[in-house]
Record summary:
Predicted 3D model of an 86-nucleotide RNA (Glycine riboswitch aptamer) from a bovine gut metagenome. Of the family's consensus pairs, 89% are formed in the model.

RNA sequence: ACUCUGGAGACGCCCGCCGUCUGCGCGGGGGCCGAAGGUGAAAGCGGCGGGAAGCGCCGCGAAUCUCUCAGGCAAAAGGACAGAGU
Numbered sequence: 001a002c003u004c005u006g007g008a009g010a011c012g013c014c015c016g017c018c019g020u021c022u023g024c025g026c027g028g029g030g031g032c033c034g035a036a037g038g039u040g041a042a043a044g045c046g047g048c049g050g051g052a053a054g055c056g057c058c059g060c061g062a063a064u065c066u067c068u069c070a071g072g073c074a075a076a077a078g079g080a081c082a083g084a085g086u
Base pairs, nucleotide, nucleotide: 001086002085003084004083005082006081011030013029014028015027016026017025031073032072033071037069038067040065044060045059046058047057048056049055
């Protein structure tokens, strides 16, 4: 990397329109979720300035944390992560 298996959370919300297997469609409105992807940054490390510091500035720096951009909130699909096989 590939295949199979397992895999959570949150409005089947409200209004309007078309349509009519009566919505799982389109538009608008607010409310929410975190586990595609993405953002941020701790300890620590490094550098520069300075006579020096318990000083200042810059850089590197993980996540299931954080933000909620993206994505998602019936089913389906997707799904971090895990197991089996190759």